This is a predicted structure of an 84-nucleotide RNA (transfer RNA) from an uncultured Christensenellaceae bacterium. It was read from a public genome assembly. Its Rfam family is "tRNA". The prediction has a mean pLDDT of 81.
RNA sequence: GCUGCUGUGGUGGAAUAGGCAGACACAAGGGACUUAAAAUCCCUCGGGGGCGACUCCAUACCGGUUCAAGUCCGGUCAGCAGCA
Numbered sequence: 001g002c003u004g005c006u007g008u009g010g011u012g013g014a015a016u017a018g019g020c021a022g023a024c025a026c027a028a029g030g031g032a033c034u035u036a037a038a039a040u041c042c043c044u045c046g047g048g049g050g051c052g053a054c055u056c057c058a059u060a061c062c063g064g065u066u067c068a069a070g071u072c073c074g075g076u077c078a079g080c081a082g083c084a
Base pairs, nucleotide, nucleotide: 001083002082003081004080005079006078007077010026011025012024019067028044029043030042031041032040046057047056048055049054060076061075062074063073064072
């Protein structure tokens, strides 16, 4: 240099013949139980705005297509593998 694969919350990782983003698990926070703990059970858990109903932003980054993009197209960056 060329080719292929991968990039999603704090972590692992779902969702791909375009249609509610973050299922599920771990971690974390709160509560119950306990003399106290461990274990177990219940609830919460991306960010901004709003009294609230709600609303805006967020899938490595920048564009494009579309009513609608994590998903399709182009470019860039990073990691891994192969070829030279």